[in-house]
RNA sequence: CAGCGAGAAAGGCAAACCCGGCCAAAGCCGGGGGCACAAAGCCACGGGUCCUCGCCUCCUCCGCGACGCCGACAUAGGUGACGCCACGAAGGACCCACGACCGCCGAGCUACCGCA
Numbered sequence: 001c002a003g004c005g006a007g008a009a010a011g012g013c014a015a016a017c018c019c020g021g022c023c024a025a026a027g028c029c030g031g032g033g034g035c036a037c038a039a040a041g042c043c044a045c046g047g048g049u050c051c052u053c054g055c056c057u058c059c060u061c062c063g064c065g066a067c068g069c070c071g072a073c074a075u076a077g078g079u080g081a082c083g084c085c086a087c088g089a090a091g092g093a094c095c096c097a098c099g100a101c102c103g104c105c106g107a108g109c110u111a112c113c114g115c116a
Stems, first nucleotide, its partner, number of pairs: 003115003012037001017032006035103001041109002045106003048101003057093004062088001063084003067080004
């Protein structure tokens, strides 16, 4: 320098979950915890995944008015077509990064212990 990693040793890291904090969210930080990990160290470069404001498209759903008819004591109720609200409100789906994830894969950079 390269390769390899033992139900070996030393040391490291810390999933879910819980508590506290930050964020619109994904997610992140600190403490506990310990499923795992031989790069589960770093890096969002390629792919991927996740979140979200808004737009497009689509879906669901929502009101009022006078008139006709039925009905009635009636102002209740029912029904029909029309007009307006409406290039609308609310909710949802889809799509979307300059946000997030390196404990999804690949590329890149760096490194401890051991040589069974």

c-di-GMP-I riboswitch aptamer from Candidatus Rokuibacteriota, 116 nucleotides, folded computationally. It matches the Rfam family "c-di-GMP-I riboswitch aptamer". About the family: GEMM was predicted in a large-scale screen for bacterial structured RNA regulatory elements. The prediction has a mean pLDDT of 76. Of the family's consensus pairs, 94% are formed in the model. RNAcentral holds the sequence, with entries from Ribocentre.